[in-house]
This is a predicted structure of a 31-nucleotide RNA (Iron response element II) from Xyrichtys novacula. The RNAcentral record of the sequence draws on ENA. Taxonomically the source falls in Xyrichtys (Eukaryota, Teleostei, Ctenosquamata, Percomorphaceae). It matches the Rfam family "Iron response element II". It is annotated as a cis-regulatory element. Rfam describes the family as follows. IRE, TFRC, SLC40A1, SDHB, SLC11A2, CDC42BPA, ACO2, ALAS2_H.SAPIENS, CDC14A, EPAS1, ALAS2, qoxD, Hao1, NDUFS1, transferrin, Aconitate. The family has 30 seed sequences and 5,197 matches in Rfam 15.1. Gene Ontology term of the family: response to iron ion. A reference for the family is Lin et al. (2001), "Regulation of the 75-kDa subunit of mitochondrial complex I by iron", J Biol Chem.
C1' cells in the first nucleotide's frame, strides 16, 4: 500500500424497518 473476511460496534438511508443497503471504526488473514 492493495485485497478478502469478521463484528449482538457506530452513523445514515427506505416500496419503507430487515437474512436489506451505504459509509466509518476495530480485528484477523493474504499479496
Nucleotide at each position: 500500500u492493495u485485497u478478502u473476511u469478521a463484528u449482538c460496534a457506530g452513523c445514515g438511508g427506505c416500496a419503507g424497518u430487515g437474512u436489506c443497503c451505504g459509509c466509518u471504526a476495530u480485528a484477523a488473514a493474504a499479496g